[in-house]
Annotation
The RNA shown here (transfer RNA) has 72 nucleotides and comes from Anaeramoeba ignava. Model confidence (mean pLDDT): 81 of 100. Rfam family: tRNA. It is annotated as a transfer RNA.

């Protein structure tokens, strides 16, 4: 230099054109002598960036950036 793949809560990942979610972890409450464990509840996301098509984008299309990875 050429090409592929990924990017989403704190972590590991779903979601494939029409409300952004689980699981674990945090916090708060119940339970308990205390803890753990169990249950109930909350917090926590400009969906890597910036455009473009769309009535409507995490999700389609370009660029770019970042980690992987194949060739040369």
């Nucleotide at each position: 230099g050429a090409g592929g793949a990924u990017g989403u809560a704190g972590c590991u990942c779903a979601g494939a054109g029409g409300u952004a979610g689980a699981g674990c972890g945090u916090u708060a409450g119940a339970c308990u002598c205390u803890g753990a464990a169990u249950c109930u509840a909350a917090a926590a996301g400009u969906c890597a960036u910036u455009g473009g098509u769309u009535c409507g984008a995490a999700u389609c299309c370009a660029a770019u950036c970042a980690u992987c990875u194949u060739c040369a």